[in-house]
Context: one part of a larger RNA
RNA sequence: GGAUGAACGCUGGCGGCGUGGAUAAGGCAUGCAAGUCAAGGGGGCCCGCAAGGGCAACCGGCAGACGAGGUAGUAAUAAGUAGGUACGAACCCAAAAGUCGCGAAUAGCUCGGCGAAAGCCGAGGUAAUACGCGAUGGUCUCUACGGAGUAAAGAUUUAUCGCUUUUGGAUCGGCCUGCUCGGUAUCAGCUAGUUGGUAGGGUAACGGCCUACCAAGGCAAUGACGCCUAGGGGACCUGAGAGGGUGACCCCCACCGAUGGGACUGAGACACGGCCCAUACACCUACGGGUGGCUGCAGUCGAGAAUCUUCCGCAAUGGACGAAAGUCUGACGGAGCGACGCCGCGUGGAGGAUGAAGUGCUUCGGUAUGUAAACUCCUUUUGCCAGGGAAAAAGUUAUUGAUUGUACCUGGAGAAUAAGAGGUUGCUAAACUCGUGCCAGCAGCAGCGGUAAUACGAGUGCCUCGAGCGUUAUCC
Numbered sequence: 001g002g003a004u005g006a007a008c009g010c011u012g013g014c015g016g017c018g019u020g021g022a023u024a025a026g027g028c029a030u031g032c033a034a035g036u037c038a039a040g041g042g043g044g045c046c047c048g049c050a051a052g053g054g055c056a057a058c059c060g061g062c063a064g065a066c067g068a069g070g071u072a073g074u075a076a077u078a079a080g081u082a083g084g085u086a087c088g089a090a091c092c093c094a095a096a097a098g099u100c101g102c103g104a105a106u107a108g109c110u111c112g113g114c115g116a117a118a119g120c121c122g123a124g125g126u127a128a129u130a131c132g133c134g135a136u137g138g139u140c141u142c143u144a145c146g147g148a149g150u151a152a153a154g155a156u157u158u159a160u161c162g163c164u165u166u167u168g169g170a171u172c173g174g175c176c177u178g179c180u181c182g183g184u185a186u187c188a189g190c191u192a193g194u195u196g197g198u199a200g201g202g203u204a205a206c207g208g209c210c211u212a213c214c215a216a217g218g219c220a221a222u223g224a225c226g227c228c229u230a231g232g233g234g235a236c237c238u239g240a241g242a243g244g245g246u247g248a249c250c251c252c253c254a255c256c257g258a259u260g261g262g263a264c265u266g267a268g269a270c271a272c273g274g275c276c277c278a279u280a281c282a283c284c285u286a287c288g289g290g291u292g293g294c295u296g297c298a299g300u301c302g303a304g305a306a307u308c309u310u311c312c313g314c315a316a317u318g319g320a321c322g323a324a325a326g327u328c329u330g331a332c333g334g335a336g337c338g339a340c341g342c343c344g345c346g347u348g349g350a351g352g353a354u355g356a357a358g359u360g361c362u363u364c365g366g367u368a369u370g371u372a373a374a375c376u377c378c379u380u381u382u383g384c385c386a387g388g389g390a391a392a393a394a395g396u397u398a399u400u401g402a403u404u405g406u407a408c409c410u411g412g413a414g415a416a417u418a419a420g421a422g423g424u425u426g427c428u429a430a431a432c433u434c435g436u437g438c439c440a441g442c443a444g445c446a447g448c449g450g451u452a453a454u455a456c457g458a459g460u461g462c463c464u465c466g467a468g469c470g471u472u473a474u475c476c
Stems, first nucleotide, its partner, number of pairs: 001476004006472005013345006019338002026301003030298003035062003040059002044055004069256003079180007087173003092169008100134004109124006140149003154161002182228003189219003194216008231253004235246004258279005281292004309335001311334003317331001318329004348378004358369004384412005392403001420465005425446003431460005441448002
């Protein structure tokens, strides 16, 4: 000198674009953040004479594995990069074939009962694109090559939406390998499923992944093992570069969801707003028993030098569901707060000398502040008031804007609404007077202060930067 997710002190006019819990992965009141489908099903309630319409519980389907958050753990089952294949795939696209027959239940519902509640039990009875059985078999599996086994779901307003199987694609994922990627030797030896083989199990799939048996291997000063620290990368800061430092915001990947463990469902999870168990904590209770998980968006307490609104809207983009209308969406689009940062603009312009007054200094002559003010003329950025008023909307017509009466345009009054901070001994741009008297104090370094202090405190002048200026911390 540059930089920062900064903080602190003094000061503070406006706008745009960014950015804002770095500490306690500490605890959380409250609201919202994941639903949707009535064109799969039977029933219920409401409106209606009916046709029909509306509501939404239950069964069922799809979604909930995405999106959003955090960085605790992890020094390698991570990441980056270059390869590989023993694998899988819901939704989407293309093509081909098929969509036949039958059955048993169960929720809702009705009746009865238990409980403070959460909720639960018994009996009866019912439907399906829910469940089961059979048929067929292109494919696939097994085979003694004779054969055996293996699928489907319908709805209906007749126009479609589906269902099953196969092949290919698109995209996504699983697994494997090489190389690269912190500190420490005041950690030197580590290892029994350990290393390899055979056989089997298991998996979508290879594999000690697991089991039995056999062998005795495997790793290590090119640092094994241990301990400490740490999410990785694209990138960001600095630097001429090499390098050094960092990993906020944004993007990609990984991991986590009070703590520890486990599986279920499913194309996909060992699942943040699913389930079960244990633990700690908190809450309700009629003391028998129950309920919860903000590292989602706001917000609250705490700790801290320190970090925002319990806002508006689904209009746009995107997502889930749906035939669609549409519903949901704290993703997102916006607004609010903070000079936290960057950028832009303003706080007026021209004229104006008896160089007014005041103030400071003075050798008392004067000199500085200083064209500065006053005064005259002008302008109206910005702010204020009034009027008009978008684009963002893309859906063949119609309808649809949170932001927003915003941006912007026009008119009006009026210089009106707007300047400070640090420094002034040298480094280092800028000096005089008074007060103080090694005191009070200053200070980045050298150093200043003990009676003439340009270094402390004040005033005046001056210098630098300017809605900022300084200080502290950290990096180059």
A computed fold for a 476-nucleotide part of an RNA from a Candidatus Parcubacteria bacterium, annotated as small-subunit ribosomal RNA, 5' domain.
The organism belongs to Candidatus Parcubacteria, within Bacteria.
Model confidence (mean pLDDT): 85 of 100.